[in-house]
Model confidence (mean pLDDT): 82 of 100.
Small-subunit ribosomal RNA from a Candidatus Uhrbacteria bacterium, 1497 nucleotides, folded computationally.
It matches the Rfam family "Bacterial small subunit ribosomal RNA".

RNA sequence: UUACUGAGAGUUUGAUCCUGGCUCAGGAUGAUCGCUGGCGGCGUGUCUAAGGCAUGCAAGUCGUGCGGAUUUCAUUUAGUAGCAAUACCGAGUGAAGUCAGCGGCAAACGGGUGCGUAACACAUUGGUGACCUGCCUCACAGUCGGGCAUAACUUUCCGAAAGGAGAGCUAAUUCCACGAUGGUCUCCGGGAUCGAAUCCGGAGUAAAGCGCAAAACGCGCUGUGAGAGGGGCCUAUGGCCUAUCAGCUUGUUGGCGGGGUAAAGGCCCACCAAGGCUAUGACGGGUAGGGGAUGUGAGAGCAUGAUCCCCCUCACUGGGACUGAGACACUGCCCAGACACCUACGGGUGGCUGCAGUCGAGAAUAUUCCUCAAUGGGCGAAAGCCUGAAGGAGCGACGCCGCGUGCAGGAUGAAGGGCUUCGGCUCGUAAACUGCUUUUCCUAGGGAAGAACAUUGACGGUACCUAGGGAAUAAGAGGUUGCUAACUCUGUGCCAGCAGCAGCGGUAAUACAGAGACCUCAAGCGAUAUCCGGAUUUAUUGGGCGUAAAGGGUCCGCAGGUGGUCGUUCACGUCGAUGGUCAAAUGUACGGGCUCAACUCGUACACCGCCAUCGAUACGGUUCGACUAGAGGCUGGGAGAGGUAAGCGGAAUUGCCGGUGUAGUAGUAAUAUGCGUUGAUAUCGGCAAGAACACCAAAUGCGAAGGCAGCUUACUGGAACAGUUCUGACACUCAGGGACGAAAGCGUGGGGAGCGAAAGGGAUUAGAUACCCCUGUAGUCCACGCCCUAAACGAUGGAUGCUAGAUAUCAGGAGUAUCGACCCUCCUGGUGUCGGUGAAAAAAGCUAACGCAUUAAGCAUCCCGCCUGGGGAGUACGGUCGCAAGACUAAAACUCAAAGGAAUAGACGGGGACCCGCACAAGCAGAGGAGCAUGUGGUUUAAUUCGACGAUAAGCGAAGAACCUUACCUAGGUUUGACAUGAUGCUGCAAGCCGCUGGAAACAGUGGCCGCCUUCGAGGGUGCAUCACAGGUGCUGCAUGGUUGCCGUCAGCUCGUGUCGUGAGAUGUACCGUUAAGUCGGGUAACGAGCGCAACCCCUAUCCCGUGUUGUAUUUCACGGGAGACCGCCUCGGAUAACGGGGAGGAAGGUGGGGAUGACGUCAAAUCAGCAUGGCUCUUACAUCUAGGGCUACACACGUGCUACAAUCGCGUUGACAAUGGGUUGCCAAACCGCAAGGUGGAGCUAAUCCCAACAAACAACGCGCCAGUUCGGAUUGGGGGCUGAAAUUCGCCCCCAUGAAGCCGGAUUUGCUAGUAACGGCCGAUCAGCUACGCGGCCGUGAAUACGUUCUCGGGUCUUGUACUCACCGCCCGUCACGUCAAGAGAGUUAGAAAUACCCGAAGGCUCCGUUGAGGGGACUAAGGUAGAGCUAGCGAUAGGGACGAAGUCGUAACAAGGCAUCCGUAGCGGAAGCUGCGGAUGGAUCACCUCCUUU
Repeated sequence: UUACUGAGAGUUUGAUCCUGGCUCAGGAUGAUCGCUGGCGGCGUGUCUAAGGCAUGCAAGUCGUGCGGAUUUCAUUUAGUAGCAAUACCGAGUGAAGUCAGCGGCAAACGGGUGCGUAACACAUUGGUGACCUGCCUCACAGUCGGGCAUAACUUUCCGAAAGGAGAGCUAAUUCCACGAUGGUCUCCGGGAUCGAAUCCGGAGUAAAGCGCAAAACGCGCUGUGAGAGGGGCCUAUGGCCUAUCAGCUUGUUGGCGGGGUAAAGGCCCACCAAGGCUAUGACGGGUAGGGGAUGUGAGAGCAUGAUCCCCCUCACUGGGACUGAGACACUGCCCAGACACCUACGGGUGGCUGCAGUCGAGAAUAUUCCUCAAUGGGCGAAAGCCUGAAGGAGCGACGCCGCGUGCAGGAUGAAGGGCUUCGGCUCGUAAACUGCUUUUCCUAGGGAAGAACAUUGACGGUACCUAGGGAAUAAGAGGUUGCUAACUCUGUGCCAGCAGCAGCGGUAAUACAGAGACCUCAAGCGAUAUCCGGAUUUAUUGGGCGUAAAGGGUCCGCAGGUGGUCGUUCACGUCGAUGGUCAAAUGUACGGGCUCAACUCGUACACCGCCAUCGAUACGGUUCGACUAGAGGCUGGGAGAGGUAAGCGGAAUUGCCGGUGUAGUAGUAAUAUGCGUUGAUAUCGGCAAGAACACCAAAUGCGAAGGCAGCUUACUGGAACAGUUCUGACACUCAGGGACGAAAGCGUGGGGAGCGAAAGGGAUUAGAUACCCCUGUAGUCCACGCCCUAAACGAUGGAUGCUAGAUAUCAGGAGUAUCGACCCUCCUGGUGUCGGUGAAAAAAGCUAACGCAUUAAGCAUCCCGCCUGGGGAGUACGGUCGCAAGACUAAAACUCAAAGGAAUAGACGGGGACCCGCACAAGCAGAGGAGCAUGUGGUUUAAUUCGACGAUAAGCGAAGAACCUUACCUAGGUUUGACAUGAUGCUGCAAGCCGCUGGAAACAGUGGCCGCCUUCGAGGGUGCAUCACAGGUGCUGCAUGGUUGCCGUCAGCUCGUGUCGUGAGAUGUACCGUUAAGUCGGGUAACGAGCGCAACCCCUAUCCCGUGUUGUAUUUCACGGGAGACCGCCUCGGAUAACGGGGAGGAAGGUGGGGAUGACGUCAAAUCAGCAUGGCUCUUACAUCUAGGGCUACACACGUGCUACAAUCGCGUUGACAAUGGGUUGCCAAACCGCAAGGUGGAGCUAAUCCCAACAAACAACGCGCCAGUUCGGAUUGGGGGCUGAAAUUCGCCCCCAUGAAGCCGGAUUUGCUAGUAACGGCCGAUCAGCUACGCGGCCGUGAAUACGUUCUCGGGUCUUGUACUCACCGCCCGUCACGUCAAGAGAGUUAGAAAUACCCGAAGGCUCCGUUGAGGGGACUAAGGUAGAGCUAGCGAUAGGGACGAAGUCGUAACAAGGCAUCCGUAGCGGAAGCUGCGGAUGGAUCACCUCCUUU
C1' cells in the first nucleotide's frame, strides 16, 4: 500500500478408476399453503382479468377584473294602516356575506398503469449556425385616443328528460385586419459584401386596468433583450430469442422546387434519377416497458426490473382536431364501435389502469378511516379556499429487527410415563416446595418534541416517566436409515403407507403408524413455487473430440481469421497524465440520532463507462522502401497397379458341332431334388461367347479420398531428388460455394460365360419364410445420364516449429572404391517395426486406463469442423435436392436414474493348452424283462401321522408299527392337569393293598384292610381347593445352536512385511522339471508364515523280548515293548538337483495294505419330529387318559434288493477246512418225545473254561436227473401243526403235507469293481416278547479277468482367451402379437385469431376549391365497416401409423462365448416376428496353421 478471499456429499459396479447426468446441504422472495401464535419498532401488501363497476370523494380559485341576483345590518325616503308608538310594502346610498354567469389563471402538475413498443423507446456521450419556453429573476422602454358586441337578466316557444331555439337590454383586465407613438419583427428596394451580420429608405405591426378619500405606493398590462428552469429535434455507442425467417424496399434512396412546422428532414406534394439495406443477420416471427438498481456468486458472470428515484407509454376501443406557453389532453371536445343505464320509444347519459369499496378471476394481496397540524402544489394583494398529493391511524407474523414467556435453591432422585438383562435406567433439579425479581401485563398519576410565525397537533392522553399489583398474561413446528445433528418400544406384514436422491415395507422395520426419549430452529417452524449458487454441467477467467458424446468421406477455394526479416511514416489499437461527465437514493468505510438493532442523517470513497486535451511509440495495425530462410517458377536425369482412350494376348469356364465310350453322374455330415440309354459324366478335336487377369506379389508402389494390377501404344495429372538460376511474403486455414466420391440402387440402349438377391424344388427341423443341396430372374459387364451414402476407419482435420535413437525397405543424390558395377558410408523424401527363453529399448512427456511416443494421442502457435446424460430420434414437421429409393438440414412432448469407457476378480463358453480320476476304453459281474420283499409317488380312506425329492430323497429318519411305540382317525373321559416348582388355606389323613356295581377301558360310584415319620414346630409327607403356572411331535431349518450330506481326501485356501499399480487388485501361488499332493528341486521382487497335503495315531503283513491261563504248544493265541523300509545300496536317465527306470537284499520297495483324520468355502442343502432354542400361536384344548381302528389300503409308476430262468446245474449220500461275535429277565448241553417247527429236561456258564455252535457253506467223492417249463423255478393257494405274547381277524414268524404261477438270460438305456479286489459261499451281531431281515453292520472261505491308451462322455485342477454374465449360462436378452395408460406427429374437415393485399363504402376533422372572409356546398385524404383470394398461428377432429411405460400374457431365439451360420456398417429384395439372403466394406472376430517382420548367432 492492496485485499477481506473459492469446502463438498449421495447415486451406474461383485469391486475399481474415469466420463456423465440426476439429487442434496446455502442464500433470496410483493409469495402461497399446513400447524402454531405474547409484545413493539420500521417497512410492505391484485404478480391473475389493461375484466365489469353501485356509492362517496380525488381541481379548483380570484368580488383588489365585470355586470347582475339575493340575505342581513345601518342610513335617507315615498306609500298604506293606525291617535300614536309602530307594522307592512317600495325606492336610494353604504357595509358585511352568499349565488350563477362573463373574464383571468390553473386544469399539460400531482396520482395510477405496463396494454402497446425491439424503437433514437431507454442508457451513456456529444450536437442544435435547425428550435420553443406561461408563471419566476434582471435590464431597458411604454401603458395615448376611439369603437362593435355578448352571457347573465327579461320575454316567447319546443322537449318526458338531457337540453335547445327566437326576440330584447347591458359590463369588463372580453373583442377590434379603428387611429397615434416607439422599438422589435416581417416584406420590398438600395449601397457594400463570397455570404451572413451590419447601414439607409418605404409599408405593415403594442397595451388594461384594479386597490387606496387622494398622493405616494402596491398588484397588473404591452414591447424588447438577458437569465434560470423546462422542453423539441439529430448523431455515435450499448443491451432479448429465432436462419425450420435469406433476401427486403416504390416515398422506397437521392436531387431540384414547393407546402408544412417553433424547428432540420420524403415530414408531405409535383417532377427527375435508380437507387438504399443485408450473412458484422436486412426482412419476417416470438417475447418484452427501459435505466438507476435488486438477488446470488470468490470473481467473471447468471437471473430479475415489486416497493423508492429518472425516462417512456397508455387512459373503455379506434380515429381526429380545438384551446393554450405547453396537450392531440385520465376525472376537456367531435365522430365511429362495443358494453351498461334512463326513456313518454321521439331521444339521451356514462367511462375507478386516482383513494376507499364491490362483483369476477385466482393459490393469493388491506379501511367505502382521520387530518390538511407538518411537507409540497393550484388560485388569490391577503385573509383564505381546494388538495384520497401528503401526514397519520386500521388490517395481514408478508418481511427485517428487538424483547419476553422468569431467576436462584431444591433428592426420597416423589407420583406418573417410557424402556428393562427385572438388578435397574430415563424423562430429572425437571416438578412439588422455599426465597427473589417485574422486562411484558393490569390499575392510577404525570405527560411531550414534532410550531417556523401570532393563531394553529390529525397522530394522541400516543411515546416516555412515576407509583402500586402479581410468576402472574405468553411455546411451538419440523426432524431422528445415509447424505444430516438426533433411538428405543409397540402395532402393521410388499398391506396400509413413506420418499429430495439412494431407497424402506413380504412377522423380530432405528425408514410406515403410535408412544417415550432425543436433535434443530424458535413466535415462529415446515411444505410448495421461482431465481442464483454448488455446476469447471456452455469452460473469457475455466472443458473437450483414438476407444466414454464429439474430426466434416476427400480435395480446391472467395469472404473472414492468422501471418517471415530489416528500416521508415502515422498514432487507429495500446500505455501515461490532466479536465469534464457518469442525478439522487442504493453499496462500502467512518461518525451521529431513535434505550440497542432494524431504520435514518452526515462526511468520504466507489459506481470498473463515455467524451475532450496533451504526451509515449516497444508490440499489433497503417504508409513507403528493402531482403531471402516461407512459398512459387526454371533446368536435369530417374521411380510408380496415378488417370483417360484404343488395340492385342493366353489359361480357365460354359455352350454348340463331331469322334471314342457306357451306366451312371452330381451333391452332402448323410440324403434327396437335379442331369443321364433321345447316350450323360469321362475323354479327344473344332467353333463361339462373355467376364476376370494365376505365377511375378512383398507389412511393395501410386493417388486428396473413393480407389488403382495381363501386355502395348497415344494423351495427361501429381510427388521425390539434384542444380541454387529467377520472382520477392506472392503464405496458412477456410463458413458459404465448387469438384470428386466403394457397393447397392434408378433411367435409356447394348451385352449376358460364370456367380447370383427374388422365386421354384430337395433336405434339416417341433416349425425352418434360414443355415446345406439342385435350379435360377434382376443384377454383376459396356456407353451415356442420375443417385451421394458406408465400420467412406488410423473410428486420430489441415499447416508450421521443437523434443535421445536403432533398424528394415522404396525413390533420388553424393563420397570412397571399381574397367564399369554390386557391396560399404553419408544426405533428402516416403512406407513399416522396435512383440517372442536370452539379445533389444523404446527414454522423457502425455493418458481414466488401454495405450501414443519425430507418421504423437508429447511441447507450442494459427484456422476450420464437431460435442454437452440415456431413450424418444438422425425421427416428426418445414425447407432444399432427387425420376424414384431416398439424401441433407433437424426439433419437442413424454420417459428413465442411469446410459457409457477402460481395466480387475470370478463364473461361464457347443474357445484353446496341459494334467488327474473305474471318467472313458479293456474286462468281470449285474440292473432295466419275471415272481416276491422293501421304500417312494399317485390314488383311495374317518385316518391311511410326519419329514426326506437330480447328483447329495426313495431297504432314507425306522438297530425292528399286532397293543404299546403313535405323533393320525373314530368314540368315551379329565381340566392346576400324565410331568416340575412355589405360595396360601383346609385336611391327623399317609401312601398303599384287596374287593363290588356300571362300562370296551379310562373313569365314576362304593365297601373293606392298613391307618405314616417326627427334633412335637401343624415341621415333613399325602390329599383337596385357589393362584402363579404346567403342557403342545402346533408354525417358522428363510430367526437359530448343535449335528450331517455333496463338491472331495479334490489340492487347494489365505496372511504379515516388501514391491508394482491412481485404484479395484497383482506379486508371493506365474514358469521349467517332478510328484498321489501348492510334493520337492531349479528359477524368480519377493521374503517368510498359517489352514490344508504328508508325517505323528489305530489295525494288519515279518522277526525279537517280556508277561499270561481257562491253553497240547520254543511254534498258535492275548497283552505290553522293540526291530524293520529310508530311494538306504548298485546301475542308468536327468540341469550335477528334485525325481524317475531297472537290479540286489528282504516278510514287505518306492505312500506295503486298510482305517481314523475332511482346509477356505458352496448349495438361505437337510433336520424346530433326536435334543436345545428366539419369536408367533392353543389353554374344559392344538393339552392329557382310554378302547378300537390306521400307519400293512391298491388300477398303476419309479428306486433298492432277494430268488431264479438251470447241467460251471439240481437232488441224495458220504467226507474236510474258518473267523468275527453274543449270553444271567440270558445262552442253554446231555438224554427222551415229535417227520419237523418244537416240547420235556435241567448239567454247565457272569465265559480263551460252559452254551449259541451244527459236519459253516461254497468245496471234494460217489450216485441219480439228460435239456424238458424239466428231479429247473419256487410264487400262489388249500389243509394240518408249532412258538411268542393279555391279544396274531385287520396284521407275526416257523414246520409238515398238498398245489406248482411267471420266468428259457431280458429294448432304449444304465451300475459296481484295478487284487486278496470283483464274483461266489456261508457265519455272527445290533434292534428285539415275537417278527415282516431277502435290509443294515461285521467276519472268514474260495478266488479271477483286464488297463493299448486319453480321441470321445462325465467330474475336477492349473494356465490362457472372449464376454453385453456377477441371483454369475437354470445367466443375459431381441422383435411381432394381445390388453391398459400417456404424450406428440399425420388426418377428410371444422372453429377462432393476428398482420397484410386488392377493391367498395366512408363519420368526425384539418387541408383545399367555390361562395361576401357568412350560411352552405364540392374534392382528395381517412377510422370503423363490407367483399375477395392467398399465406401464417392456434384449438377440435372419425381414422390409421409409430413411440414411451405397465403384473409372472402369447410366438419364437436375433445378439452377448466361435452365442452354436462371427458380428457390425451402407444398400437392395424378401419374410408372423426377432430376422434372412445378395453386393461392397470394417475388425470394434474366437481358434488353428502359414507367411512376413524384429533381435541374437